This is a predicted structure of a 328-nucleotide RNA (Bacterial RNase P class A) from uncultured Gaiella sp. The source organism's lineage runs through Bacteria, Bacillati, Actinomycetota, Gaiellaceae and Gaiella. It matches the Rfam family "Bacterial RNase P class A". Rfam links the family to the GO terms dimeric ribonuclease P complex, tRNA processing and ribonuclease P activity. Its mean pLDDT, the model's own confidence on a scale to 100, is 78. The sequence is in RNAcentral, with records from MGnify.

């Protein structure tokens, strides 16, 4: 440094909770977590109009591959950083437009000249005007490739070598890309700014939802077959007779959904791995005011963060202590 594990053990009493049994007393057998947390992502599921077009608006964004799916997972390519194992990185597009580059500075993009350097003119001189120039100096994250030689009045890819980047070609790879060679000689950053391209998205979540049963009184305004209300920001289109709002008045009880499942677990086989497939074996909380606790003994290194509430699949934050593995 990188992945992987365990997070007290073992025993008696005494409780709670499901399920099975038993007339009954009671008695057997399970009984939170790696995070059950955040709810930040994506799906099963249930209703909404069987999920319909369009703008609008939102995620995402390098190739490959895995997976239902994913802002997920594995392998790779490219950039950064480390001596090194190895960590990061929202990493399409900046010649399709529009914008923005604080302070400095003379100039923040097809631009400019502040000291400088060079001519020319005036002047005795200090120095003034004009005009070249951008090599060198300041400014800044960033200054119109960069080092070296040539050339120049002095300079300048103006010319040449190497480097860097660009445009074609070639050859390696499925590809992201790489490598070699040609051209001409330079084209600044940002797109987690607007946008452009692709692509993916219908909407509320188990207080969905359904089935029983017990109760009650309306009252006033509003909207509608000239289509309300379903539909959600709009607009087409579909369907279609009630709907809405404020007051009063009634209930607040019993089953379901509910947990056997993209399941777990071992072996093998595929494959770098993520994973995936055969066969075998397992059954692993399920409340509805809501359980999983205490109390002794004994041991050790004296026990951390923390508790289920439809289920999963991730992310991503908490975590004393320890244990194995591989690598520098």
């Nucleotide at each position: 440094c990188a992945g992987g594990c365990c997070g007290g053990g073992u025993g008696a009493c005494c409780g709670c909770g499901a399920g099975c049994c038993u007339c009954a007393c009671g008695g057997c057998u399970c009984g939170a977590g790696g995070a059950a947390a955040g709810u930040c992502c994506g799906g099963a599921c249930a209703c909404c109009g069987c999920a319909g077009g369009g703008c609008a608006g939102a995620g995402c964004g390098c190739u490959g591959g895995g997976g239902a799916a994913a802002u997920c997972c594995c392998a790779g390519a490219c950039g950064g950083c480390g001596a090194a194992a190895g960590c990061c990185g929202a990493u399409g597009g900046a010649c399709a437009g529009u914008g923005g580059c604080a302070c400095a500075g003379a100039a923040a993009g097809g631009a400019g000249a502040c000291c400088g350097c060079c001519g020319g003119c005036g002047g005795u001189u200090a120095c003034g005007c004009c005009g070249g120039u951008a090599a060198g100096g300041g400014u800044g994250a960033a200054a119109c490739g960069g080092u070296g030689g040539g050339g120049u009045a002095a300079g300048a890819g103006c010319c040449c070598a190497c480097c860097a980047g660009c445009u074609c070609c070639g050859u390696g790879g499925c590809g992201a890309c790489a490598c070699g060679g040609u051209g001409g000689c330079u084209a600044g950053c940002c797109a987690a700014a607007c946008c452009c391209c692709g692509u993916u998205c219908g909407g509320u979540g188990c207080a969905a939802g359904g089935c029983g049963a017990a109760g009650c009184a309306g009252a006033u305004c509003c909207c509608g077959u000239c289509g309300a209300c379903g539909c959600g920001g709009c607009c087409c289109g579909c369907a279609g007779a009630g709907g809405g709002a404020u007051c009063g008045g009634g209930u607040a009880c019993g089953c379901c959904g509910c947990u056997c499942g993209a399941g777990c677990u071992g072996c093998c086989g595929g494959g770098c791995a993520a994973c995936c497939g055969u066969c075998a074996g397992c059954c692993u909380a399920g409340a509805g005011a809501g359980a999983u606790g205490g109390u002794c003994a004994c041991c050790c290194a004296a026990g951390a963060c923390a508790g289920a509430a439809u289920c999963c699949g991730g992310c991503u934050u908490a975590c004393a202590g320890g244990c194995c593995u591989g690598c520098u």